[in-house]
A computed fold for a 266-nucleotide RNA from an Oscillospiraceae bacterium, annotated as Bacterial large signal recognition particle RNA. Its Rfam family is "Bacterial large signal recognition particle RNA". A reference for the family is Regalia et al. (2002), "Prediction of signal recognition particle RNA genes", Nucleic Acids Res. Taxonomically the source falls in Oscillospiraceae (Bacteria, Bacillati, Clostridia, Eubacteriales). The gene name in the source record is ffs. The coordinates come from a structure-prediction model, not an experiment, and the mean pLDDT is 75.
Formats: sequence, structure tokens, C1' cells
RNA sequence: CCAUACCAGCCGGGGAAGCAGCGGAGCCCUGUACCUGAAAUCCGCUACAGCAGGGGUGGAUCCCUCUUUUGAGGAAGAAUCUCUUACGAAUGGAGUCGCAGCUGUUGUGUUGACGAAUGGGUCUUGCGCAAUGAAGACUCGUGAACCAUGUCAGGUGGGGGACCAAGCAGCAUUAAGCGAUCAUCUUUAUGUGCCGCGAGGGUGCCUGUUCUGAGCAGGAGAUGCGAAGAUCGCGUGGGGGUGAAUUUCGAUUUUGGGGUGUAUGG
Repeated sequence: CCAUACCAGCCGGGGAAGCAGCGGAGCCCUGUACCUGAAAUCCGCUACAGCAGGGGUGGAUCCCUCUUUUGAGGAAGAAUCUCUUACGAAUGGAGUCGCAGCUGUUGUGUUGACGAAUGGGUCUUGCGCAAUGAAGACUCGUGAACCAUGUCAGGUGGGGGACCAAGCAGCAUUAAGCGAUCAUCUUUAUGUGCCGCGAGGGUGCCUGUUCUGAGCAGGAGAUGCGAAGAUCGCGUGGGGGUGAAUUUCGAUUUUGGGGUGUAUGG
């Protein structure tokens, strides 16, 4: 150095979360990288940190290690911005409300503004009238096998007879009851009234008359003064999101070095 057989190694890796820690499984990134089995109600292991079984490759472009480069993606992040929540504050910033004078403007007013006097209405109460509802009376109709009234054919009873008595049906009338009318009367009630009379009240509003004789009213703007009160803003604290600088892990890409067996035969 060659051949054969074998051993180590390799046949993907990473992030967050989770875990005492490591790895798997699930999520995400990279991107092609042997197969099978169990695993979130979790599974396996212990710094040589997945387990069990099978297959391939195998001493190197491929395994191990140092170094250069590129850098997907993830994590932290007290700045900034933003959402939410609790509490607070008095020389109360914004906003709200009130008043004052000012400015400009609109309307109204000698066909009489503001103001003053007086009467009426609106309001309360009493009475009356009317309206409406209810009940009753009045009127009309109907209304009794006998036990209501009148008249009572026939029939019945009494009598020598004249005649007398009770009395069904029928006819007429009526009581209670039932119904109708709503004209009239009585009683009663009222979420009733462009109604009448009396008394009271008089703040506001409307209105008539009289006096007086030139203002009166509205909204707006800026200013000043005042009132109430935590709606916004402000202060402090809690929670969430975003996330610069920065920190951190890092697949992948890339540069140059170094290192790594056993047996047998030739």
C1' cells in the first nucleotide's frame, strides 16, 4: 500500500414553552434528511442524559474537533406610542352652568317699547242648569185547568110549584210575574260642560282699559367674575399591547487547519 471481516462514529438540526435537568412526542423555523413500535390522562432517561427491534454506510469530499463567513426564525426589552383599571387632587387647565359690561348683528316699537294703575280669564270652593248612565213610577202588551172577580149556556142540588143555591167550559177584567216604549216625572251617579250665579285667591302667564312717552328682546364672539363637580386632561399605582437601542439562542451558507481504529492474508 492492497484485499477480506469487524469496532467506534454517522444516516438531520434548531427555537419557544414545559421540566430539577436532558431528549422524544405536539407548535414554529430551516429544507430533504433510512425503516418499524409505544408515548399529553404524557413517554424514556440521568451529565457518556430518549427507549426497543431491524437496515445502510464506514476510516473519510462523508466521522470528530478548532477557526472564518453568512444568517431564516425565535426569546428578553424599564425608551416611545397606546388601551384598560383603581385611587387622588383644589390658586380646577378643557368642558358645563350663571352673571356683568363690551363688540358687531337680527327682530320688534310713535298703528305706542319699558314701566305703573285697574278689570277679566286661567286656579280653589259652594249652588244652579244642562248632558250622559242607572233604578223606579207612568203608559202599552201579555199574563190563572181548580185553589182570583163578574156574568155564568148546558148539566147538578133543593122545592108541590113560583122559584132558590152552588157553579165547570166560554167571554170580559185583574194580581204577582214577564216584555216593550224612552215621551213625561222622581231618585241617584259622574275622568261630562266654548253654560249661569256667589265667595276666595292673586306667584306666574294671557288679555281689555287708562297714564306715561323711547326703548325692548333674541342668539353669537372675545374678555372678566363666580358656582358646582372628577366627564376629558393631570398625578400615583396595577394589568395588557406595540416595540427603538441593546442583549441572547440559532437552522442554513461558507473559509482554512488538525485528528481518528482491530484482526488475518498478500